[in-house]
This is a predicted structure of a 111-nucleotide RNA (TPP riboswitch aptamer (THI element)) from a Syntrophomonadaceae bacterium.
RNA sequence: AUUAAACGCUAGGGGAGCCCUUAUUGCUGGGCUGAGAGUGAGGCGCCAGGUCUCUUACCCUUUACACUUGAUCUGGAUAAUACCAGCGUAAGGAAGCGUAAAUUAUUAAAG
Numbered sequence: 001a002u003u004a005a006a007c008g009c010u011a012g013g014g015g016a017g018c019c020c021u022u023a024u025u026g027c028u029g030g031g032c033u034g035a036g037a038g039u040g041a042g043g044c045g046c047c048a049g050g051u052c053u054c055u056u057a058c059c060c061u062u063u064a065c066a067c068u069u070g071a072u073c074u075g076g077a078u079a080a081u082a083c084c085a086g087c088g089u090a091a092g093g094a095a096g097c098g099u100a101a102a103u104u105a106u107u108a109a110a111g
Stems, first nucleotide, its partner, number of pairs: 001103003006099005011061004017032004026046002040054005067092003073086004
């Protein structure tokens, strides 16, 4: 000096689907995939088992595994799905520092 991977710090980005379920003393429980399908609190709403905010956990941060779009996409499978594959080195998408290690080069000192 370099760095594919690793660890740490600070900062930042992101998602929450599908199926079943006799609910207001409620908004849950179970099953599937997954790292994650909601840990806690509060607000709104009222049958949609809804939604928003903060927060926990998890994943990701320059990118050929975060995630979004194309997409009410294409093929396959499934009880069903954003399940698998394709599209896809697609377009968009959030970074700096440090540690250690390895390799190479140079310089200095000592023998």
Annotation
It matches the Rfam family "TPP riboswitch aptamer (THI element)". Rfam links the family to the GO term thiamine pyrophosphate binding. From the family's description: Vitamin B(1) in its active form thiamin pyrophosphate (TPP) is an essential coenzyme that is synthesised by coupling of pyrimidine and thiazole moieties in bacteria. The coordinates come from a structure-prediction model, not an experiment, and the mean pLDDT is 75. It was read from a public genome assembly, where an Rfam model found it.